About this RNA
This is a predicted structure of a 75-nucleotide RNA (transfer RNA) from a Pyrinomonadaceae bacterium. Its Rfam family is "tRNA". Its family is annotated with triplet codon-amino acid adaptor activity in the Gene Ontology. Rfam describes the family as follows. Transfer RNA (tRNA) molecules are approximately 80 nucleotides in length. Its mean pLDDT, the model's own confidence on a scale to 100, is 82.
RNA sequence: GGCGCAUUGGUGCAGCGGUCAGCACGCAGCCCUCUCAAGGCUGAGACACGAGUUCGAUUCUCGUAUGCGCUACCA
Numbered sequence: 001g002g003c004g005c006a007u008u009g010g011u012g013c014a015g016c017g018g019u020c021a022g023c024a025c026g027c028a029g030c031c032c033u034c035u036c037a038a039g040g041c042u043g044a045g046a047c048a049c050g051a052g053u054u055c056g057a058u059u060c061u062c063g064u065a066u067g068c069g070c071u072a073c074c075a
Base pairs, nucleotide, nucleotide: 001071002070003069004068005067006066007065010025011024012023013022018055027043028042029041030040031039048064049063050062051061052060
């Protein structure tokens, strides 16, 4: 340099054209408890950036960025 894959709350994962973007852990509040832990209830919190296609994009396409992998060259 070329090719491929990935990017979603604090962390780890789902979701793959239309629904309120879901789950676990974590976080906050409340309940329970003599206290703590455990348990129960409630809540806050995310689609890397830009463009295109489409009636409609987190999802499809292109570019950029970042990370990972494979590969070529190295006079």